A computed fold for an 88-nucleotide RNA from an Anaerolineales bacterium, annotated as c-di-GMP-I riboswitch aptamer. The prediction has a mean pLDDT of 86. Its Rfam family is "c-di-GMP-I riboswitch aptamer". Rfam describes the family as follows. GEMM was predicted in a large-scale screen for bacterial structured RNA regulatory elements.
[in-house]
């Protein structure tokens, strides 16, 4: 340096779901909580998915529907990158 992640050691992150905040939501953020996780560390410029505030088209004059990402989400997936322990 490369490749692994079975034993083992020592920290770590923290889903569901409850509260509180904050957003148009989705979803995030803090605080209980732990279902997992060897990157569940960081990167939305590549796929996927969620959402539809503003926008545009219809409808219509309650508003309603489609569409659309500049919102999100890395704990879907690929791919970048940096990084403990241990073993080959």
């Nucleotide at each position: 340096a490369u490749u692994c992640g079975a034993a083992a050691a020592u920290a770590g992150c923290a889903a569901a779901c409850c509260c509180a905040g904050c957003g148009a939501a989705a979803a995030c953020u803090g605080g209980g909580g732990a279902c997992g996780c060897a990157a569940a560390g960081c990167c939305a410029a590549g796929g996927g998915u969620c959402u539809a505030a503003a926008g545009u088209a219809g409808u219509u004059c309650a508003u309603c529907u489609a569409c659309u990402a500049u919102g999100a989400u890395c704990g879907c997936c690929a791919g970048g990158u940096u990084g403990c322990c241990g073993a080959a």